[in-house]
Molecule: transfer RNA
Organism: Sciurus carolinensis
RNA sequence: GGGGGUGUAGCCUAGUGGUAAAGUGCUUGCCUAGCAUACGUGAAGCCCUGGGUUCAAGUCCCAGUACCCCCA
Numbered sequence: 001g002g003g004g005g006u007g008u009a010g011c012c013u014a015g016u017g018g019u020a021a022a023g024u025g026c027u028u029g030c031c032u033a034g035c036a037u038a039c040g041u042g043a044a045g046c047c048c049u050g051g052g053u054u055c056a057a058g059u060c061c062c063a064g065u066a067c068c069c070c071c072a
Stems, first nucleotide, its partner, number of pairs: 001071007010024002013021001018055001026042001028040002048064005
């Protein structure tokens, strides 16, 4: 320099254009002498950035950016 892939909750990942979910962690309740486990509860997301398409975009298109892989 060229090509490809991935960016979504603290972490790990779902999400086939119609108001964004699970696990784990965290909060809190219950339980216990206390802790852990189990069970219940609910807070945390302008979905990497900027544009475009659309009535409507996490999802489609373009550019950028960070990381990973391949080629040179």